[in-house]
Context: one part of a larger RNA
């Protein structure tokens, strides 16, 4: 050479591990903002780069509680203090709280630059625009908007890739994007509904059902309703008829020379009373009866729960070990043998865990009691009468889209046209009878539901190429002009006890040695340490 083996190197993949992550349930919260947010930017420490925490009162101030020996965050250690006359620290309410930013006295290339003006002259205050109210009408006072917000919410707009094995109705799909706007939800919501027994606002879920329901180049797909079961439950309040008033303006008639007065009666706009229904309601006129309600506010009190905490049984000996929770012996608690730490595996070693207590101050909530608000200025109701009222460029009708599984019904809707008044009107799947229903063209309204988040319990969920991009300075470094894109990167040891000292070298690295450890092939390029590769030694081989 090559092969085989042994001991190294390099390199980490593999075990073990958890500091972070993925989910789910239960329970409870849920918008911030000119009283200057969100989000930054600059400072604040003895020395101070980053994190973080605070803000010219700046590693912080007051107070009211806890708490009770130590502290001066953190990487990360020193120096120099604080502390039982109670600090550090947790919790409640308040102080300050520089610059930018909506940014708001003007400007601006954001964290800068320039101004007026008042006043108690100080650590002072005020000056944007826009709507509305007030008004002494002014460059005025007041009150409001304005910006943010991971997901969740309604409007309003709206695609293609794709599937149909190609494509065009069709699909994807009202789904991504876009736009506006709100809240702790949001929207929806009290029948011009459904059924044909009758039921009785809305929402959500489970079923009815992937339907002998339908809808489709009848392809591909697309896909409900009646009903029944459950969660949650709540119902109201305008307009108009009609009375009373204001205010402006018209007519008539009377009275006056006239200027005007005063009575009727229209009218427009307002201001209160009355009204709100559909086996009709209501005004109007009569006749009867004859009492308390509130889904809102606010304060008081009382419970309870939150936002700090508190108390809280029970074990020793010996062996083995670096080290005892192990083993071996004997005990002992348990309303506490949930878990974690702790030099191997702890009911009895410490955090804690069962049961228990606990708030000066704040927030919830429920009950309750006062004030509030409507009510004797006639509630709720019962009857008779005939005149009056009951949402109009609306229903509807033609005709052109959309919505809704489909659609000729039915809802919205552009164009043209255009109604009725209770003996009225709208539906019930073309349309018409008839029978049943229901009452449009005004509005409001918790709860069940959606999402995020705290707390607490879990997972036949992951363990460092995995799980969030991120377990480390991570939305970091570093890429891009920007919008944007975006990572690598864990692990000594029980405990730093992290290797005094000496030696080799010009010096360092680094190697010996010495020490420390239970172990340094545990030496910081640190746990195990596998494979390619690579190198000494042997042996066989050529």
């Nucleotide at each position: 050479u090559g092969c085989a083996g042994a001991c190294a190197a390099u390199g980490a993949a593999u075990g073990c591990c958890u500091a972070g992550g993925a989910u789910g349930c239960a329970c409870g919260a849920g918008c911030c903002g000119a009283a200057g947010a969100a989000g930054g930017a600059c400072g604040u420490a003895c020395g101070u780069g980053g994190c973080c925490a605070c803000g010219a009162a700046a590693g912080u101030c007051g107070u009211c509680g806890g708490g009770g020996a130590g502290c001066u965050g953190c990487c990360a250690a020193g120096a120099a203090g604080c502390g039982c006359u109670g600090a550090u620290c947790c919790g409640g309410c308040g102080g300050u709280g520089u610059c930018c930013g909506a940014a708001u006295g003007g400007a601006g290339a954001a964290a800068u630059c320039c101004c007026u003006c008042c006043u108690u002259u100080a650590a002072g205050g005020a000056g944007a625009a826009c709507c509305g109210u007030g008004u002494u009408u002014g460059a005025c006072a007041c009150g409001g908007u304005g910006g943010g917000g991971a997901a969740c919410g309604c409007c309003c707009u709206g695609a293609a890739c794709u599937g149909a094995a190609a494509c065009a109705u069709c699909u994807a799909a009202g789904u991504a994007g876009g736009g506006g706007c709100a809240g702790g939800a949001a929207a929806a919501u009290a029948a011009a509904u459904c059924a044909u027994c009758g039921a009785g606002a809305u929402u959500u879920c489970g079923u009815u059902a992937g339907u002998a329901a339908g809808c489709g180049g009848a392809g591909a797909g697309c896909g409900a309703a009646c009903g029944c079961g459950a969660a949650a439950c709540a119902g109201c309040c305008u307009a108009a008829a009609c009375c009373u008033u204001g205010u402006g303006u018209g007519g008539u008639u009377u009275c006056g020379c006239a200027a005007g007065a005063a009575a009727c009666u229209g009218u427009a706009c307002g201001a209160g009373g009355g009204g709100u229904u559909g086996c009709g309601g209501g005004a109007c006129a009569g006749a009867c009866u004859g009492a308390g309600g509130a889904a809102u506010u606010g304060a008081g009190u009382u419970u309870u729960g939150g936002u700090a905490g508190u108390c809280g049984a029970a074990c020793u000996g010996c062996c083995u070990g670096g080290a005892a929770a192990g083993g071996c012996a004997g005990g002992c608690c348990a309303a506490a043998g949930a878990a974690c730490g702790u030099g191997a595996c702890a009911g009895c070693c410490g955090u804690g865990u069962a049961a228990g207590c606990g708030a000066a101050a704040c927030c919830a909530a429920a009950a309750u009691u006062c004030a509030u608000c409507c009510a004797a200025a006639g509630u709720c109701g019962u009857u008779u009468g005939u005149u009056c009222c009951c949402a109009a460029g609306u229903a509807c009708c033609a005709u052109g889209a959309a919505g809704c599984a489909c659609a000729u019904a039915c809802u919205u809707u552009g164009u043209g046209g255009g109604a009725a008044u209770c003996c009225g009107g709208g539906g019930u799947a073309a349309c018409c009878a008839c029978a049943c229903u229901c009452c449009a063209a005004g509005g409001c309204u918790a709860a069940a539901u959606a999402c995020u988040u705290g707390u607490g319990c879990g997972u036949a969920c992951c363990g460092a190429u995995a799980g969030u991009g991120a377990a480390c300075u991570a939305g970091u470094a570093c890429c891009g002009u920007g919008a944007g894109g975006g990572a690598a990167a864990g692990g000594c040891g029980a405990a730093a006890a992290g290797a005094a000292g000496g030696g080799u070298u010009a010096a360092a690295a680094a190697c010996c040695u010495a020490g420390u450890g239970a172990a340094a092939u545990a030496g910081a390029a640190c746990c195990u340490g596998a494979a390619a590769u690579u190198g000494u030694c042997u042996g066989c081989u050529g």
Predicted 3D model of a 542-nucleotide part of an RNA (large-subunit ribosomal RNA, domain I) from Candidatus Amesbacteria bacterium RIFOXYB1_FULL_44_23. The coordinates come from a structure-prediction model, not an experiment, and the mean pLDDT is 80. Lineage of the source: Bacteria > Bacteria candidate phyla > Candidatus Amesiibacteriota.